[in-house]
This is a predicted structure of an 87-nucleotide RNA (Glycine riboswitch aptamer).
It matches the Rfam family "Glycine riboswitch aptamer". Rfam's curators write: This family represents the bacterial glycine riboswitch.
The prediction has a mean pLDDT of 77.
This record gives sequence, C1' cells and structure tokens, in this order.
RNA sequence: AUGGCGCUUUGGAGAAGCCCGUAAUUCGGGGGCCGAAGGUGCAAGUGCGAAAGCACGAAUCUCUCAGGCAAAAGGACAAAGAAGGUU
Repeated sequence: AUGGCGCUUUGGAGAAGCCCGUAAUUCGGGGGCCGAAGGUGCAAGUGCGAAAGCACGAAUCUCUCAGGCAAAAGGACAAAGAAGGUU
C1' cells in the first nucleotide's frame, strides 16, 4: 500500500408456539406458509458456430431441494475493531 478471506463486537427481516396420533418439547402422519445459511435457474456481455444452437455468465431476482414459521439458536447484509495474510 492492498482488495478479498476468516475472527471479535453491534444492528439484523419474513412465515402456524398449526392439526392428528403420542406420556412427551421426541417420534410418525397431514395439508398451509416464509426466504436472508447453503444450493438450483438466467439477463447483458463474451467465446464457438453458416445457421439452429451450445458454453461461460450476477443479485436481497427465481425455484423452494435443503433450511425455517414464540423465545433461544441460526441468519444474507451493514457498521466498527484488533491482530493475522499478500505484495
């Protein structure tokens, strides 16, 4: 000097504390709902191709696989902090 990564602190949304069985917060079943861990899909653009088309390709968009629907936990993202890393 440097843009990312992890770490610490603070803030941080949505959606039934649903119904049935069960001694039970566990387990099994049932339809309903949410998007902000993770994951799926792709616009511009780029490349290839005569073309059709194919490949690469972002998000808080999209899907709802996973996850979630009182609190706690988790939580994209934002701000701050101290050292570490690279040159």